[in-house]
Context: one part of a larger RNA
RNA sequence: CGUUGGAGAUUUGAGAGGAGCUGUCCUUAGUACGAGAGGACCGGGAUGGACAUACCGCUGGUGCACCAGUUGUCUUGCCAAAGGCAUAGCUGGGUAGCUAAGUAUGGAAGGGAUAAGCGCUGAAAGCAUCUAAGUGCGAAGCCCCCCCCAAGAACAGAUCUCCGCCCGAAAGGGUAAGACCCGUGGAAGACUACCACGUAGAUAGGCCUCAGGUGGAAGUGCAGUAAUGUAUGGAGCUGAGAGGUACUAAUCGGUCGAACG
Numbered sequence: 001c002g003u004u005g006g007a008g009a010u011u012u013g014a015g016a017g018g019a020g021c022u023g024u025c026c027u028u029a030g031u032a033c034g035a036g037a038g039g040a041c042c043g044g045g046a047u048g049g050a051c052a053u054a055c056c057g058c059u060g061g062u063g064c065a066c067c068a069g070u071u072g073u074c075u076u077g078c079c080a081a082a083g084g085c086a087u088a089g090c091u092g093g094g095u096a097g098c099u100a101a102g103u104a105u106g107g108a109a110g111g112g113a114u115a116a117g118c119g120c121u122g123a124a125a126g127c128a129u130c131u132a133a134g135u136g137c138g139a140a141g142c143c144c145c146c147c148c149c150a151a152g153a154a155c156a157g158a159u160c161u162c163c164g165c166c167c168g169a170a171a172g173g174g175u176a177a178g179a180c181c182c183g184u185g186g187a188a189g190a191c192u193a194c195c196a197c198g199u200a201g202a203u204a205g206g207c208c209u210c211a212g213g214u215g216g217a218a219g220u221g222c223a224g225u226a227a228u229g230u231a232u233g234g235a236g237c238u239g240a241g242a243g244g245u246a247c248u249a250a251u252c253g254g255u256c257g258a259a260c261g
Base pairs, nucleotide, nucleotide: 001152005163006162007161008160009159010158011157015149017147018146021049022048023047024046025045026044027043033038051106052105053104054103055102059100060099061098062097066093067092068091069090070089071086072085073084074083075082076081110144111143112142117137118136119135120134165174166173167172178256179255180254181253182198183197184196185195186194203249204248205247206245207244208243209242210241212238213237214236219232220231221230222229223228
């Protein structure tokens, strides 16, 4: 820009893409078969490998603004307590998020038409013949079925809901429903887009409560010559997590946007 008024939702599916793998064991059954050795078809069940998708409850990894321990040194006048630097100084743990080695799921089943092949009926050719007319079965393959995209599918589809006014001869202007700009943000993201919210508000931050993490803060008392231990006290601290709460910021505003009959 188009889809023949303008919008907001929900969809159909022409078409297109993906997937499609396979082992072992048990049973049927030591049956059929076979002198024996050996050893099934068909059918039923179980469990794996590789691959794919999703997720983070579990097991772990990571986790550079979380917690603790600790070495050297400098600083806060000193003690104590802290802070800086030294690869994040080093070490032990670790929330969210992201993840695999973790977890879950998938290939199936079914239908249709067929290939090789196997048939039925059956002439040409009194027989025979699956084929010439006719007709049946038959593959991990083909078309559906399963998953994803999809009406620019220009044959541009369908359904529901909303607005369908004013000025003007027209061009155009002002508006409606609605949308955008702008702002607060996001398990959305390169940007854009997408999604949530914008005071009629929990969108983010702060604060409160909690979860989770760390693992027992500082100060003080007590014990000990002291190092240290212990009580106060599952303490103190705590990024991303959950719930709540308008304290802060989403203020005020601006722009676009409707016709053939």
Model confidence (mean pLDDT): 90 of 100. A computed fold for a 261-nucleotide part of an RNA from uncultured Zhenpiania sp., annotated as large-subunit ribosomal RNA, domain VI. It matches the Rfam family "Bacterial large subunit ribosomal RNA". Gene Ontology terms of the family: ribosome and structural constituent of ribosome. The full RNA is in RNAcentral, with records from MGnify. NCBI's taxonomy places the organism under Bacteria, Bacillota, Clostridia, Anaerovoracaceae, Zhenpiania.